[in-house]
Predicted 3D model of a 73-nucleotide RNA (transfer RNA) from Desertifilum tharense IPPAS B-1220. The sequence is in RNAcentral, with records from ENA and Rfam. Model confidence (mean pLDDT): 80 of 100. The organism belongs to Desertifilum tharense, within Bacteria.

């Protein structure tokens, strides 16, 4: 040097053209507890790698690059 997969919240992942983008752990606050731990409520956090292009609309289709992985040579 060529293919394949993938990138989405602090982590692990979901969502594969439609309306202000979700889950679980994690983080904070409250309730119960003498205390902690556990359950249970409630909350904030993400323009979805960049950049262009298709569309009425794009996380989702295309295309270059970045970046991880994994296969060939």
């Nucleotide at each position: 040097g060529c293919c394949c997969u993938c990138g989405u919240a602090g982590c692990u992942c979901a969502g594969u053209g439609g309306a202000u983008a979700g889950a679980g752990c994690a983080a904070g606050g409250g309730a119960u507890u003498u205390c902690u731990a556990a359950u249970c409520c409630c909350u904030g956090g993400g323009c979805c790698g960049u950049a262009g292009g298709u569309u009425c609309g794009a996380u989702c289709c295309c295309u270059a690059c970045c970046g991880a992985g994994g296969g060939c040579g």